[in-house]
Context: one part of a larger RNA
RNA sequence: CUCCGCUAAGGAACUCGGCAAAAUAGCCCCGUAACUUCGGGAGAAGGGGUGCUCCUUGAUGUAGGCAACUGCAUUGGGGAGUCGCAGUGACAAGGUCCAGGCGACUGUUUACCAAAAACACAGGACUCUGCGAACUCGGAAAGAGGACGUAUAGGGUCUGACGCCUGCCCAGUGCCGGAAGGUUAAGGGGAGUGCUGAGAGGUACGAACCGAAGCCCCGGUAAACGGCGGCCGUAACUAUAACGGUCCUAAGGUAGCGAAAUUCCUUGUCGGGUAAGUUCCGACCUGCAUGAAUGGCGUAACGAUUUGGACACUGUCUCAGCGGAGGGCCUG
Numbered sequence: 001c002u003c004c005g006c007u008a009a010g011g012a013a014c015u016c017g018g019c020a021a022a023a024u025a026g027c028c029c030c031g032u033a034a035c036u037u038c039g040g041g042a043g044a045a046g047g048g049g050u051g052c053u054c055c056u057u058g059a060u061g062u063a064g065g066c067a068a069c070u071g072c073a074u075u076g077g078g079g080a081g082u083c084g085c086a087g088u089g090a091c092a093a094g095g096u097c098c099a100g101g102c103g104a105c106u107g108u109u110u111a112c113c114a115a116a117a118a119c120a121c122a123g124g125a126c127u128c129u130g131c132g133a134a135c136u137c138g139g140a141a142a143g144a145g146g147a148c149g150u151a152u153a154g155g156g157u158c159u160g161a162c163g164c165c166u167g168c169c170c171a172g173u174g175c176c177g178g179a180a181g182g183u184u185a186a187g188g189g190g191a192g193u194g195c196u197g198a199g200a201g202g203u204a205c206g207a208a209c210c211g212a213a214g215c216c217c218c219g220g221u222a223a224a225c226g227g228c229g230g231c232c233g234u235a236a237c238u239a240u241a242a243c244g245g246u247c248c249u250a251a252g253g254u255a256g257c258g259a260a261a262u263u264c265c266u267u268g269u270c271g272g273g274u275a276a277g278u279u280c281c282g283a284c285c286u287g288c289a290u291g292a293a294u295g296g297c298g299u300a301a302c303g304a305u306u307u308g309g310a311c312a313c314u315g316u317c318u319c320a321g322c323g324g325a326g327g328g329c330c331u332g
Base pairs, nucleotide, nucleotide: 001326002325003324004323005322006321007320009318010317013316018313026050027049028048029047030046035040037161051082052081053080054079055078056077057076058075059074060073061072062071063070064069083087095311096310097309098308099307100306101305102303103302107119108118123159124158125157126156127155128154129153135145136144137143162298163297164296165295167228168227169226172225173224174221175220176219177218178217181216182215183214187210188209192205193204194203195202196201229247230246231245232244233243256290257287268284269283270282271281272280
């Protein structure tokens, strides 16, 4: 040094943090709260019992027997006694509770530093696709998957159980629709022009006009990409402003939630818990820079998740000591 055992008094004072260790533990009986999706939560929590000997009384099975009954095996009830500090005597064998965040859940993942609040998920929505489907692979192929399926099907995208909900904006970008109009390529068309030629002709240009999709234009569409204001004044204390004015905008953030996994100032302020609390819980709202399927807010159950608190327990610590096993080093 490594591993292990024990420890007076205290009991988290240790530490980023109870990390590690200790404690709990089997079976039987009693008894179990909030909350809840009525299934759960529950092994909640919290108590009691447990060995061995004998007596007695049941049940079931089995052998003998007509039966009563007797023996054996298994399993209950009642009683008397007995030993130890200790009876699930060793081994094996849940610590528990309270309150938050996140994710509904069981699952999946960075093979070798991340298991998670990330991914997936049932459920929700939009959109494409009428079948030689859309879409994908392939050589603009044949062919194949989709599918020996057919819109209650298949593909793509977003959201993510459940409950209550999901506001306003189509100006920009995208997508969808639109027998008009504008613009517009090749092509068509040829008024006309040049060169050449004696000419016929040849050759090179060429205006008007007719020409798709696209773009312009006109509409629709946000569970499409996205966006969701400023200044000034005003109430019989003060303060504040239901109210008024004005500018700008496509529209100016609705319901909710809010110093939050989001709050800079900030250890915001108040309350709770502590003797003492940058953390935690409950409020407030001045939201630097919340907000509704890039979903909003709740939520029982669940979690090797994360935050705070409590009980039990302990060498984590005050503060160290003793013992055992092994290793290293030194000496012989």
Predicted 3D model of a 332-nucleotide part of an RNA (large-subunit ribosomal RNA, domain IV) from Marinitoga okinawensis.
The prediction has a mean pLDDT of 88.
Lineage of the source: Bacteria > Thermotogati > Thermotogae > Petrotogales > Marinitoga.
The RNAcentral record of the full RNA draws on ENA.
It matches the Rfam family "Bacterial large subunit ribosomal RNA".